The prediction has a mean pLDDT of 84. A computed fold for a 481-nucleotide part of an RNA from a metagenome, annotated as small-subunit ribosomal RNA, 3' major domain.

Context: one part of a larger RNA
Parts: sequence; structure tokens; C1' cells
RNA sequence: UGACGGGGGCCCGCACAAGCGGUGGAGUAUGUGGUUUAAUUCGACGCAACGCGAAGAACCUUACCUGGAUUAGAAACCAAAGAGACGAUUUGCAGAGAUGUGAAUUUUUCCCGCAAGGGAACUGUUUGGCAGGUGCUGCAUGGCUGUCGUCAGCUCGUGUCGUGAGAUGUUGGGUUAAGUCCCGCAACGAGCGCAACCCCUGUCCCCUGUUGCCAUCAUUAAGUUGGGAACUCUGGGGAGACUGCCGGUGUCAAACCGAAGGAAGGUGGGGAUGACGUCAAGUCCUCAUGGCCCUUGAUGUCCAGGGCUACACACGUACUACAAUGGUCGGAACAAAGCGUCGCUAACCCGUGAGGGGGCGCUAACCGCAAAAACCCGGCCUCAGUUCGGAUUGAAGGCUGCAACUCGCCUUCAUGAAGUUGGAAUCGCUAGUAAUCGCGGAUCAGCAAGCCGCGGUGAAUACGUUCUCGGGCCUUGUACA
Repeated sequence: UGACGGGGGCCCGCACAAGCGGUGGAGUAUGUGGUUUAAUUCGACGCAACGCGAAGAACCUUACCUGGAUUAGAAACCAAAGAGACGAUUUGCAGAGAUGUGAAUUUUUCCCGCAAGGGAACUGUUUGGCAGGUGCUGCAUGGCUGUCGUCAGCUCGUGUCGUGAGAUGUUGGGUUAAGUCCCGCAACGAGCGCAACCCCUGUCCCCUGUUGCCAUCAUUAAGUUGGGAACUCUGGGGAGACUGCCGGUGUCAAACCGAAGGAAGGUGGGGAUGACGUCAAGUCCUCAUGGCCCUUGAUGUCCAGGGCUACACACGUACUACAAUGGUCGGAACAAAGCGUCGCUAACCCGUGAGGGGGCGCUAACCGCAAAAACCCGGCCUCAGUUCGGAUUGAAGGCUGCAACUCGCCUUCAUGAAGUUGGAAUCGCUAGUAAUCGCGGAUCAGCAAGCCGCGGUGAAUACGUUCUCGGGCCUUGUACA
């Protein structure tokens, strides 16, 4: 100087407390461990691995296994030798295919040169220099990322103090979300962080009026049409919030408390933004890269099939429930944000349905996906393993795709399991939040209970900081570095 303490002081955080809803019990989905297996490819392991890499394993992917092939190689560059073909189209045979082996048709280009010929290009063959490796080492590395933590810290120059390591500044008194600001001070300044500058959202004004809008006037089944430019909205520009004003407290300060005005008040709400560093944290399987290893019966490459989907069991994360604040049937409302031409697909018809036929419109504020659902109104059910719950299984179908056996999703009929609110323990959340309800997108032929977004309905509670966990500052002890 740090680190640590079941030392002290001050302070903060859904850290506790106060509340609301869960997980842990059931069934299923998914990841992991274990076991099994020819293989169940590999990585990730407290927080910070375990719906993680994977924004989508039937083939492909694919790295694994079995078997069949291949060796200058699936793709690249160079040199030498020798050749004019290589290729394209059609079509046989063998084969699981990769591939092997045939047939028919077609077939070189440019420059010099009258020509012969020469040179260059292109293509395949042979030889050589080489390629190739998701093989090892993340403890050789770059890059990227997680974490402490959006915590308020981490440092430097000059000066001063100390023999020195170092100290001071950065400590102290207040204050703040903040090393934020004020005052004081052997310090005076400065840098990286904080804040602000950026984006979305909340109010108003101006501009813009089509594909969007409709107050007034006509018109219609309908903003449908004429018309209108007000309103909503679109998307550009601006205004607005600064403790600015008032009162009080305070050290004449910083600031805090309260009030006014205001759409909004003290960081308005949300996002992006992550200091010096820590964990030899993660990644050699995104990529790049040092070293090592394999390289003709390959750790390279191609192919078929299988596996990654196994199942006594254990754990994590979710979904659906156990019902009446509910289930079911009928009727009738109200979103936002997205996506669409290899696409979204309307009306209409067929089918109980998944779906099929159909093909209008739309390169989209125009057309479509599209029905929002919870909610509301009415009928039935009356507390039961039930008109709760839907697992499992049987049968019949639909869709995608060369192909749904291993191993996809969906529909209908039948079947109707566990489950009556969950032990010890444990998680999230402070407001348009939790809870609850549906909608969209990426990936994608098909496949979502996962992920990323969007809106609808919409709470309860916070006395307080003694305790638990994590963190910041000062101080103290130390046989620790």
C1' cells in the first nucleotide's frame, strides 16, 4: 500500500421487511447429469453452465457410427512434360448411392504470318512445390463476449512531505442518483469514468394532404362518391423543464422541503452508452493465428444407411392444470407492432374439420395475412375426479417435402391417466410495473409450450434499515501478500 475480520461509523440496492404472483408436488415440452449404445458428435459447470452456442438435427445440416469408394484430391496458386480436347445435350448397363463403363449429336478462341509454322489463352492428363483437417493446446494468442456493475470509482503532471516503499491531491464539514456540487484545506490543475450531447415516448405550433382523415353541405348499403384541409394520423422542422419563479430551512453556499403555473417538476418515463481493472472466466467448432499432430487401409474428401430423438433414474427452465373470479354453447365489440411477388392470398364453392378448388387484388398508409383474445350480454352446468383436467392409446384423414419407419406438424371420432393448490427450501416484481389476455416476427420446404417484439385489461405494498446477501467511503486490528 492492499486484502481480510463472526471490528467500528456513515450510506446504497426488490438486499431484508410490507405485499402480489410463482418454482419445489402432477402431466407434458425442453436442456443437463448419469446410464446405455456401433455412435448416442463437440463445447458451456456457483452466482456469471443447464429452452445455453442451436434465429428452427427426417435427408442435407453433421463435426459421430457402420459400410462402400477415392488419393494433386470437393475448391486455389506456381513450374515442367506431353495432348486438343474439355465440355454441353440425349440415352443405355452395373450399383444403395458415390461412382464406374458405353452409345449418339455438337465442339476451341486470340495474336504474328501468304502459307508452313510459332506464341498466348482455355481444358483435361502426368510429375513436382503443395492443398486439406469442426485434429490438440483459450494455460502460447488476436478479435469478440460474460461478470463485479451503469457500481462511482480509477489515475496523471507539477509542487510539497517522507531515507524509502509511498503519502498528499481523492481526506474533512455539508449535499447528491453520482469523485454531483459547495465550503474548508500544501496543494494547484488535468485525464478516463458520472452527467449532458443521440434515439423512442408524453404536450403544443408550423409545413405536408395520398393510399390516410370526415366537422360542416350533398350523396351512399358503405368516407362509397362529390367535396373539405378543420380533426385524427403520416413524417419533417420548431417550442417546451432550467430548481427558472415564490415561501421556508440552510454557513451570505451547494442543496433540501413546500406551493404556483404547466401536458410534463426536480434525472418526466424507457433505450443506447459499461472507466482502470478482476476471474490464466468463455470461445483454436464463427473468423484469424504461433506451436504440435494426421496426410494413400488418412484425423483429408465423396456417398448410402443409422445416430445426435436411446431411458431404471436425478436436477434446471418452461407450458397446461387441479376449477364456479370457472367450464361450455350462442350473440355482439375494441388494438398495436410487423410481414408479403420463388410471396401474402380475398369473394365464392366443396369438406364436421385440418384442408382442397378458385383466382380478384397487392412490389403494399391502397390488397392480403387478420379472427384479436381476455372483456360484455344471454342459456346450461351446481362442487363432483365433475360438462374440471387433458396425458396416453386406437381408428380415419390433411399438409410440407425425392422421402414423415426409426424421427414432422395438424384435423376428426373414440379413449379419458396423474392432478383437489404442492415438505424442507427457493425465485420474480415498486406502476402502466406485477399478474393476466391475445397478436406479430426472425430461423424456416415443413416443424415453437423456446426466443425477440407488440398492444389489451390492470393491482397490492414499502413502518423502517435491527437482521440476511451484495456494494461504496472513512477508520481500526492483523503471526496474510

About this RNA:
RNAcentral holds the full RNA, with entries from SILVA.